Model confidence (mean pLDDT): 79 of 100. Predicted 3D model of a 109-nucleotide RNA (SAM riboswitch aptamer (S box leader)) from Pedobacter cryoconitis. Its Rfam family is "SAM riboswitch aptamer (S box leader)". Its family is annotated with regulation of gene expression in the Gene Ontology. Lineage of the source: Bacteria > Pseudomonadati > Bacteroidota > Sphingobacteriales > Pedobacter.
[in-house]
RNA sequence: AGCUUAUAAAGAAAGACGGAGGGAUUAGACCCGACGAAGUCUUAGCAACCUGUGCUUACAAGGUGCUACAUUCUACUCGAGCAAUUUAUUUGUUCCUGAAAGAUAAGUU
Numbered sequence: 001a002g003c004u005u006a007u008a009a010a011g012a013a014a015g016a017c018g019g020a021g022g023g024a025u026u027a028g029a030c031c032c033g034a035c036g037a038a039g040u041c042u043u044a045g046c047a048a049c050c051u052g053u054g055c056u057u058a059c060a061a062g063g064u065g066c067u068a069c070a071u072u073c074u075a076c077u078c079g080a081g082c083a084a085u086u087u088a089u090u091u092g093u094u095c096c097u098g099a100a101a102g103a104u105a106a107g108u109u
Stems, first nucleotide, its partner, number of pairs: 001109007013043005021032003026075004044067003048064003051060003071101001076098001079095006
């Protein structure tokens, strides 16, 4: 780096350095940021996966991971409503199903 499987609307902070961006890409929105972004380090915390205990109820925090906004929202698809007027192969919007993509974990090549 590739592949497979699983999970995700919950949860969880500060300090130092740093000095202008960030929220995965594309497009459109929206939000955060000099009351200090990204990134690095330290401590603390959370508990998704593995691990350990435990035995169906949970606990621990060893390994990764994570600690603004639902994976920030939408885009592709299956349906169900609502509103408007353009009465239509219309427009907008709400909810829902399944995907794609990305993220994390475990296994594997």